Context: one part of a larger RNA
RNA sequence: GAUUGAACGCUGGCGGUAUGCUUUACACAUGCAAGUCGAACGGAUUAAGAAGCUUGCUUCUUAGUUAGUGGCGAACGGGUGAGUAAUAUAUCGGAACAUAUCCGGAAGUGGGGGAUAACGUAGCGAAAGUUACGCUAAUACCGCAUAUGCCCUGAGGGGGAAAGGGGGGGAUCGCAAGACCUCUCGCUUUCGGAGUGGCCGAUAUCGGAUUAGCUAGUAGGUGAGGUAAAGGCUCACCUAGGCGACGAUCCGUAGCUGGUCUGAGAGGACGACCAGCCACACUGGAACUGAGACACGGUCCAGACUCCUACGGGAGGCAGCAGUGGGGAAUUUUGGACAAUGGGCGAAAGCCUGAUCCAGCCAUACCGCGUGAGUGAAGAAGGCCUUCGGGUUGUAAAGCUCUUUCAGCCGGAAAGAAAUUGCUUCUAUUAAUACUAGGAGUAGAUGACGGUACCGGAAGAAGAAGCACCGGCUAACUACGUGCCAGCAGCCGCGGUAAUACGUAGGGUGCGAGCGUUAAUC
Numbered sequence: 001g002a003u004u005g006a007a008c009g010c011u012g013g014c015g016g017u018a019u020g021c022u023u024u025a026c027a028c029a030u031g032c033a034a035g036u037c038g039a040a041c042g043g044a045u046u047a048a049g050a051a052g053c054u055u056g057c058u059u060c061u062u063a064g065u066u067a068g069u070g071g072c073g074a075a076c077g078g079g080u081g082a083g084u085a086a087u088a089u090a091u092c093g094g095a096a097c098a099u100a101u102c103c104g105g106a107a108g109u110g111g112g113g114g115a116u117a118a119c120g121u122a123g124c125g126a127a128a129g130u131u132a133c134g135c136u137a138a139u140a141c142c143g144c145a146u147a148u149g150c151c152c153u154g155a156g157g158g159g160g161a162a163a164g165g166g167g168g169g170g171a172u173c174g175c176a177a178g179a180c181c182u183c184u185c186g187c188u189u190u191c192g193g194a195g196u197g198g199c200c201g202a203u204a205u206c207g208g209a210u211u212a213g214c215u216a217g218u219a220g221g222u223g224a225g226g227u228a229a230a231g232g233c234u235c236a237c238c239u240a241g242g243c244g245a246c247g248a249u250c251c252g253u254a255g256c257u258g259g260u261c262u263g264a265g266a267g268g269a270c271g272a273c274c275a276g277c278c279a280c281a282c283u284g285g286a287a288c289u290g291a292g293a294c295a296c297g298g299u300c301c302a303g304a305c306u307c308c309u310a311c312g313g314g315a316g317g318c319a320g321c322a323g324u325g326g327g328g329a330a331u332u333u334u335g336g337a338c339a340a341u342g343g344g345c346g347a348a349a350g351c352c353u354g355a356u357c358c359a360g361c362c363a364u365a366c367c368g369c370g371u372g373a374g375u376g377a378a379g380a381a382g383g384c385c386u387u388c389g390g391g392u393u394g395u396a397a398a399g400c401u402c403u404u405u406c407a408g409c410c411g412g413a414a415a416g417a418a419a420u421u422g423c424u425u426c427u428a429u430u431a432a433u434a435c436u437a438g439g440a441g442u443a444g445a446u447g448a449c450g451g452u453a454c455c456g457g458a459a460g461a462a463g464a465a466g467c468a469c470c471g472g473c474u475a476a477c478u479a480c481g482u483g484c485c486a487g488c489a490g491c492c493g494c495g496g497u498a499a500u501a502c503g504u505a506g507g508g509u510g511c512g513a514g515c516g517u518u519a520a521u522c
Stems, first nucleotide, its partner, number of pairs: 001522004006518005013369006020361001021327001026325003030322003035072003040069002043066011079280003088205007097197003102193008110144001112142002119134006150159003164185006172179002206252003213243003218240008255277004259270004282303005305316004333359001335358003341355001342353004372402004382393004406463001409457004416449001421443008466511005471492003477506005487494002
């Protein structure tokens, strides 16, 4: 000199953009942060309408709501950096793998069965919850059939699948439902793709030798098991190896990278925000479900802690967003909205989304603007100094002439929002001018921010300057007070009676909504 996720002191007008627990991975009150689908299923229930009549019930239709079964999601998104010095990360390679949803190709979707929740009845318990019996459905579950491709094989053969839902309809059948036809969403098998993930190798990645030897599943082989998959990953047997001064082992420290800061560079230091990867979710361990977890807001076991209890037993996990206590020099609102972007579910409408977009707080940082402009010498008054002549503050003020940014007031007022949707039309599909899908045109709706940005108007210099320093380094000097005292100080050093070095005042210098100090890095 530059820089910071800074803090402290004094001061503080406005706006834009960004950042904001670096410390206790300490403990957490309260609310919210993952749901959705009735076009998978049987019920329950509400409203309207209709029918039957026994006149207040039953049935049906339509439109809603939904606890439960079932499906998909919950493995993403969000947080934190405890652990980890290599099971990590970065770069370059590799072969023995998996992949829900998505895209492309091929084939199929036939016929049966037994349950169970909900519900009802009867219990137990303070609660959390739970038991017995009975009833019922499915795209829940299980066989059978079939097998283009698929798997196994001793090459003969053997094994293995599925589920239906919704819309529309001309002829034919049918009392009707429907059969049938067609469109669409699904389901099953299989091949390929995309993207994603698992695994292996090489190289690189902090300090310590006052850590020199370490290692028995250890190193390798054969065989087996196991896994989606190679492999001591695991096991039986065999061999006795393997690593190490090119630093093994041990100890300490640490998430890694893109990058950030600094520097002419080489390098040095760091890894907040943003992006990629990894690890973790009260502490330790384990598996289940699933395409995917050994799972932050799932389960089980153990432990510590907290809470409820009828003392028998139960409940919990903010390193999600806010917020509280504590720690600390120190770090924000228990805000708004799903309008946009993105995600989950759904055919869709839509629902959910503390992701996200916004607003709030803080000079924490960066950037921009303002606090007025011109004129004005009687060089006013006052202050300070003085050699008492004067000098200086100083064109500074006053006065005169102007301007009105920003703030305040009044008025107008966005873009961010076109998709979804309705209608018309064309194309595809089809028996079909129906339904559905795609294209074009057209209409209407949707904004948290926010009456915000921005624009216009009226008034009036009106509301807006401080901080540090002035001995040398280092730009800027005098007076008074003090008297090795009080004090200053980054280094040298000032102060013991004329202190440009302490304190105050006048003056000056530097920066300026900041200035200075402290801490830290180069």
About this RNA:
Small-subunit ribosomal RNA, 5' domain from a metagenome, 522 nucleotides, folded computationally. It matches the Rfam family "Bacterial small subunit ribosomal RNA". Clan: SSU clan.